Predicted 3D model of an 81-nucleotide RNA (c-di-GMP-I riboswitch aptamer) from a Thermodesulfovibrionia bacterium.
Its Rfam family is "c-di-GMP-I riboswitch aptamer". Rfam links the family to the GO term cyclic-di-GMP binding. About the family: GEMM was predicted in a large-scale screen for bacterial structured RNA regulatory elements.
RNA sequence: UUUCCGAAAGGGUAAACCCCGGGUAACCGGGGGGCACAAAGUUACGGAUCCCGAAUCAAUCGGGAUGGCCGAACCGCCGAA
Numbered sequence: 001u002u003u004c005c006g007a008a009a010g011g012g013u014a015a016a017c018c019c020c021g022g023g024u025a026a027c028c029g030g031g032g033g034g035c036a037c038a039a040a041g042u043u044a045c046g047g048a049u050c051c052c053g054a055a056u057c058a059a060u061c062g063g064g065a066u067g068g069c070c071g072a073a074c075c076g077c078c079g080a081a
Base pairs, nucleotide, nucleotide: 005079006078012037013036017032018031019030020029021028022027035068041074042073043072045071046070047069048066049065050064051063052062053061054060
C1' cells in the first nucleotide's frame, strides 16, 4: 500500500407514519420523524416485484417504477483482533 474482516472513534444515511407539492398510478421531491443500515453511496445491465396501456380463453407485447428485493459493476470513511 492492497485484500479479507468489522472492534473502537469521528461521523453518515433515514423505514413506517404525518404535512405540502408532482404523477392516471406504482412512486418521486421538500419538511418533520426514527425502523434500521459497514455502504441503505451511484448505476435499471440481469432477475424479481409493483403500476399503466394493448391483446385476450390465455399466453404475451410496449411503456414506467422500485438501488432499503437480489445479483452485478463503479466509487468510498476508519484501522483493533
NCBI's taxonomy places the organism under Bacteria, Pseudomonadati, Nitrospirota, Thermodesulfovibrionia.